[in-house]
RNA sequence: GGCAUCCGAUUGGGGUGUCCCGCGAAUGGUUUGCGGGGCUGAGAUCAGACCCAUGGAACCUGAUGCAGUUCAGACUGCCGUAGGGAAUCGGAACAUGCCCGAG
Numbered sequence: 001g002g003c004a005u006c007c008g009a010u011u012g013g014g015g016u017g018u019c020c021c022g023c024g025a026a027u028g029g030u031u032u033g034c035g036g037g038g039c040u041g042a043g044a045u046c047a048g049a050c051c052c053a054u055g056g057a058a059c060c061u062g063a064u065g066c067a068g069u070u071c072a073g074a075c076u077g078c079c080g081u082a083g084g085g086a087a088u089c090g091g092a093a094c095a096u097g098c099c100c101g102a103g
Base pairs, nucleotide, nucleotide: 001099002098003097004096006091007090008089009088010087011053012052013051014050017039018038019037020036021035022034023033024032025031026030059084060083061082065078066077067076068075
């Protein structure tokens, strides 16, 4: 000195599950709609919010995956140096990380 971390603007990407109860509809099994409550989480159907934007685990595929856990499932970990996945500009200044140069 540069880049990132941080902040802002605009633009874009993404998910919205599961368990229990009640009321209906169809019904062989079962499926499905609405409402209420619980669980985890930043976020669980429109919140107009939350998260993420290539140094990308936001999110998708693998996956009706494997292991653990639970009344049950969710959840946790693995999978994962796997394969995909949406950006530009500006600002601040202490510190931190990386790179370059000089003494």